[in-house]
Context: one part of a larger RNA
RNA sequence: AACGAACGUUGGCGGCGUGGAUUAGGCAUGCAAGUCGCGGGAAUCCCAGCAAUGGGGGAACCGGCGUAAGGGGCAGUAAGGCGUGGGUACCUACCCCGGGGUCCGGGAUAGCCCGCCGAGAGGCGGGGUAAUACCGGAUGACCUCGGGAGAGCAAAGCUCCGGCGCCCCGGGCGGGGCCCACGUGAUAUUAGCUAGUUGGCGGGGUGACGGCCCACCAAGGCGGAGAUGUCUAGCGGGUGUGAGAGCACGACCCGCGCCACUCGCACUGAGACACUGGCGAGACACCUACGGGUGGCUGCAGUCGAGGAUCUUCGGCGAUGGGCGCAAGCCCGACCGAGCGACGCCGCGUGUGCGACGAAGGCCUUCGGGUUGUAAAGCACUGUCGAGGGGGAGGAAACCCGCAAGGGCUGACCGAUCCCUGGAGGAAGCUCGGGCUAAGUUCGUGCCAGCAGCCGCGGUAAGACGAACCGAGCGAACGUUGUUC
Repeated sequence: AACGAACGUUGGCGGCGUGGAUUAGGCAUGCAAGUCGCGGGAAUCCCAGCAAUGGGGGAACCGGCGUAAGGGGCAGUAAGGCGUGGGUACCUACCCCGGGGUCCGGGAUAGCCCGCCGAGAGGCGGGGUAAUACCGGAUGACCUCGGGAGAGCAAAGCUCCGGCGCCCCGGGCGGGGCCCACGUGAUAUUAGCUAGUUGGCGGGGUGACGGCCCACCAAGGCGGAGAUGUCUAGCGGGUGUGAGAGCACGACCCGCGCCACUCGCACUGAGACACUGGCGAGACACCUACGGGUGGCUGCAGUCGAGGAUCUUCGGCGAUGGGCGCAAGCCCGACCGAGCGACGCCGCGUGUGCGACGAAGGCCUUCGGGUUGUAAAGCACUGUCGAGGGGGAGGAAACCCGCAAGGGCUGACCGAUCCCUGGAGGAAGCUCGGGCUAAGUUCGUGCCAGCAGCCGCGGUAAGACGAACCGAGCGAACGUUGUUC
């Protein structure tokens, strides 16, 4: 000098930050991912109507897109990571650009109706229905395969008539996969390690290279420039300190990686081996009619535990941003705000002027006095902050309507600034005073009680212990402890 600090005493206001570092221990409750009626049928409801019919709403269900992002944590990982620089055997939904196409058919299934089993969770059977769901056929520029002849492969419609879509091919933006080089903690009181091991041939597998996997063949590969083992650890941009070199660190924010009760596995998909998807196993917890089931806060809040120690079960989608939608819009504990904590940094205030050869009180005294001290009182003012009340730019242009000019809607919260009321009123402490180190006297105590960072103080006049007065330093803080330089 610094800190994600803690502890003690004290504590007026504001702005901006910041706050579970320990048990990656267990979790009650609520919320954190939906949306589209311009894909589909349709229970059912409402309006108009005598009716036919027309218009509107609409849960669940099928279908599409999203749920692989955003959010959290740092357990594991010393290299499947990260950093820097390269490479290519590869992929890429939505978006942009270019080219071409969108023909003819079919069978199901949920919802629904009926029946049944079960305490429930849930399940079974029968009937019947739609689609931008599923399947067959056709076409094939381009594409794929092939030496060639040739072979193979697609689609979906909806509409408020403005549009919105669908399929194939090529290119792009952005994103990713894989590979290489160099760098990346400690320990030799770890010296040898290795059988898919190292390479080859052929195959399998993948979007793709590869011993990734497999059969066969060869006997290799790594290591004192530290292999292997063990310990520790997410890495970087950066942060702290320092003149620098360096040393220590990696909270908040950004990039990358990894994890999601523990272990394993695949499915779907452009993308996952998937935090709030699935399956199996395990531990734990809960429900049970004992047959069987259900759950996963390392999301936001909150709770218990452990700990020296770390917050509200708040408001809003107004802004930014994301998902879906033609749009209106809906959703979003992302986010924006508010709340709590002097945890940090910064700013402001706790009044200003005058006021005695100097009140009272306190302390000291050589008893003369000195000091506290212009300090107080008193007089005259001011009105920051805080308190009460009122106004208020801006954060808000996207969007919608309109041919246009133009018009209209939207603030959870904050709020510059202004006005009114009132009145010095509500606002100062902490540590230290032997030397280092700025600031000393008296009393008490008597190697006791105690102090202490180091040197050292205390055994009867202690500037070092305790108290008082006075003083010094810093000031909404001041000290102590811990840690780094």

Small-subunit ribosomal RNA, 5' domain from an uncultured bacterium, 485 nucleotides, folded computationally. RNAcentral holds the full RNA, with entries from ENA, Greengenes and SILVA. Model confidence (mean pLDDT): 85 of 100.